Context: one part of a larger RNA
RNA sequence: UCCGGCGACUUAAAGUUAGUGGCAUGGUUAAGAUAGAGAUAUUGGAGCCAUAGUGAAAGCGAGCUUGAAAAGAGCGUUAAUUGUCACUAGUUUUAGACCCGAACCCGGUUGAUCUAACCAUGGCCAGGAUGAAACUUAGGUAACACUGAAUGGAGGUCCGAACCGACUGAUGUUGAAAAAUCAGCGGAUGAGUUGUGGUUAGGGGUGAAAUGCCAAUCGAAACCGGAGCUAGCUGGUUCUCCCCGAAAUGUAUUUAGGUGCAGCGGUUAAUCUUUUAGCGUAGGGGUAAAGCACUGUUUCGGUGCGGGCUAGUAACUUGGUACCAAAUCGAGGCAAACUCUGAAUACUACGUGUAUAAUUAACCAGUAAGACUAUGGGGGAUAAGCUUCAUAGUCAAGAGGGAAACAGCCCAGAUCACCAGCUAAGGCCCCUAAAUAAUUACUAAGUGAUAAAGGAAGUGGAAGGGCUUUGACAACCAGGAGGUUUGCUUAGAAGCAGCAAUCCUUUAAAAAGUGCGUAAUAGCUUACUGGUCUAGCAAUUCUGCGCCGAAAACUUAUGGGACUAAGUAAUUUGCCGAAGCUGUGAGAUAUUAAUUUUUUAAUAUCGGUAGGGGAGCGUUCUGCGGUAGAUUGAAGUGUUAGCGAAAGCGGGCAUGGACGAAACAGAAGUGAGAAUGUCGGA
Numbered sequence: 001u002c003c004g005g006c007g008a009c010u011u012a013a014a015g016u017u018a019g020u021g022g023c024a025u026g027g028u029u030a031a032g033a034u035a036g037a038g039a040u041a042u043u044g045g046a047g048c049c050a051u052a053g054u055g056a057a058a059g060c061g062a063g064c065u066u067g068a069a070a071a072g073a074g075c076g077u078u079a080a081u082u083g084u085c086a087c088u089a090g091u092u093u094u095a096g097a098c099c100c101g102a103a104c105c106c107g108g109u110u111g112a113u114c115u116a117a118c119c120a121u122g123g124c125c126a127g128g129a130u131g132a133a134a135c136u137u138a139g140g141u142a143a144c145a146c147u148g149a150a151u152g153g154a155g156g157u158c159c160g161a162a163c164c165g166a167c168u169g170a171u172g173u174u175g176a177a178a179a180a181u182c183a184g185c186g187g188a189u190g191a192g193u194u195g196u197g198g199u200u201a202g203g204g205g206u207g208a209a210a211u212g213c214c215a216a217u218c219g220a221a222a223c224c225g226g227a228g229c230u231a232g233c234u235g236g237u238u239c240u241c242c243c244c245g246a247a248a249u250g251u252a253u254u255u256a257g258g259u260g261c262a263g264c265g266g267u268u269a270a271u272c273u274u275u276u277a278g279c280g281u282a283g284g285g286g287u288a289a290a291g292c293a294c295u296g297u298u299u300c301g302g303u304g305c306g307g308g309c310u311a312g313u314a315a316c317u318u319g320g321u322a323c324c325a326a327a328u329c330g331a332g333g334c335a336a337a338c339u340c341u342g343a344a345u346a347c348u349a350c351g352u353g354u355a356u357a358a359u360u361a362a363c364c365a366g367u368a369a370g371a372c373u374a375u376g377g378g379g380g381a382u383a384a385g386c387u388u389c390a391u392a393g394u395c396a397a398g399a400g401g402g403a404a405a406c407a408g409c410c411c412a413g414a415u416c417a418c419c420a421g422c423u424a425a426g427g428c429c430c431c432u433a434a435a436u437a438a439u440u441a442c443u444a445a446g447u448g449a450u451a452a453a454g455g456a457a458g459u460g461g462a463a464g465g466g467c468u469u470u471g472a473c474a475a476c477c478a479g480g481a482g483g484u485u486u487g488c489u490u491a492g493a494a495g496c497a498g499c500a501a502u503c504c505u506u507u508a509a510a511a512a513g514u515g516c517g518u519a520a521u522a523g524c525u526u527a528c529u530g531g532u533c534u535a536g537c538a539a540u541u542c543u544g545c546g547c548c549g550a551a552a553a554c555u556u557a558u559g560g561g562a563c564u565a566a567g568u569a570a571u572u573u574g575c576c577g578a579a580g581c582u583g584u585g586a587g588a589u590a591u592u593a594a595u596u597u598u599u600u601a602a603u604a605u606c607g608g609u610a611g612g613g614g615a616g617c618g619u620u621c622u623g624c625g626g627u628a629g630a631u632u633g634a635a636g637u638g639u640u641a642g643c644g645a646a647a648g649c650g651g652g653c654a655u656g657g658a659c660g661a662a663a664c665a666g667a668a669g670u671g672a673g674a675a676u677g678u679c680g681g682a
Stems, first nucleotide, its partner, number of pairs: 001682006011095013026049003032043004053060002063075004098236002101233001105226006116200009125190001127159003130155001134151001136149004163187003167184005202218001204214003211220001239616006249262005263367002265364007273355001274357001278352006289341001290339002295335003299331005306324002308321004370395010400411003415586004420582003426576003429561003435573001437572006448563001454548002458545006466537002475532005481505003486500003511526001515524002587606008617671001619668005629659001636655005642649002
């Protein structure tokens, strides 16, 4: 991992609701008693519910309470009628209460054969090194002291086996081993090590202290018990079909992954148009937009209170001002907490409007982690597959077609069958169903798949101006002068360092000079003019499609091939394309009609998680009953027709070798794929 068996909403009591039944001259017995083998029957009226309410209560009573009240108000009476006892089903409460699952806590016991410390009594430590005190002796001293040499054999002394330990590395890691092996390593006469026996016990012991150790177990041992502890937590929870069908919100919470109430779902009744969408009419508003009339903010200009600076005056005071600037005027902006204005929607009311509508009541829930997309906002960085509200949609709980693939996007809501038709979104060269369709343009970049500021005689279109056969634009030929080297400045300044001015004359035209250039001149050139040539030329604005800007790791992507259209824009006609719609056939649910007592018809509906409701199938046992059946072959097993909407039913054949239905009822240890389930097997 697989296969097979086992494996989870039970039982009791009480409450409540519904259904069914009995009685209603109200219903009913409980314990107990009697009879019986028992089932059960007969008794038993204590008690309980109902028959009257109301008040906190005493109490009063068709009324009661409040109250000073004969007021008012609250709950009743009056009418419909109701009730009660069982059984069944749902649900609630109390119990282990659907099943499995803690870590813990408490009680009582058992442990110091491991290990910690201690007590008693024994054992053990090769060999080598160092050489303390003391003593002896020699020197030395007045005597000590002191010095040398011998002797001596101290030490938590040194080196190093046994022994004890465990610093490093490797191996080992389903090991040879639940801590070892190998190579090195530390202590090795000591606070040493070790044998045997003993002592200390869990809210405790012991600890040269690490929360260490106390039998492979230690922030509190192990075993049994309380105990099925508790678990707002995780996992699991077994047959079928039919009808409806949510929520992920508000509020409160020692509350935030729980729960209460409300909201939203289901079932059964009642009300009987009260209701939703849509449409019509009538309303109030202060949002979007807009605006500047208020509140604020803001730029420029005019006038300029006041101030600064400055001139003058002995002083009062009077002037000036390219400074600041109130207020006011003109022009132009901004605002969630501005409004002189002001929509669309939405909302409210009335009318219309008939849908598995709405409301009310009882009972049963689940939900209270939501996700993305679009739009309007807040937070953030006008970031996030971000976060938080509002409105709508989809997913959740929704399959089908499209988007290559792709819960939340686009189309569209799957009762069932069909080798029929029409369409939606999206498509029609091949992969791949359908146009190598048509018309008019654009693009040359493989743009067509992805990005900005910025850049560019890419190319198409539009617009209004300018110049132009009295000849434009470009090119070429020629001219481009004089006063004058303008004045100033300067070493110089002559068109061309700089400042000021920028005239006049001759002209077809020619600047007090457009750019090079010189030390300054010179020189070249331009504006400007004539000629040659000949028909358009130069610039501006808007706009379509392109270009550059443009760097990443599978050659990895318009889905691929490929394509100059099979790209882009606009127009047109066809076709393909879904579980949509239609057609044909079949079924189910609800309602309404007919009819007729069970059928027919019409209309609508039939995706579905949590969840509610309804109808069934099968298993074991009990009754009928060991009955029908059964060696002319039961149960069981294997295989395979047929039938049914499904669970399932069931004939044949084979095997098997002795039991055993169906129908109708009843009772449950009643259905397996999941629980790191459990037992067995492979």
The part of an RNA shown here (large-subunit ribosomal RNA, domain II) has 682 nucleotides and comes from Synura leptorrhabda. NCBI's taxonomy places the organism under Eukaryota, Ochrophyta, Synurophyceae, Synurales, Synura. Its Rfam family is "Bacterial large subunit ribosomal RNA". Gene Ontology terms of the family: structural constituent of ribosome and ribosome. Its mean pLDDT, the model's own confidence on a scale to 100, is 84.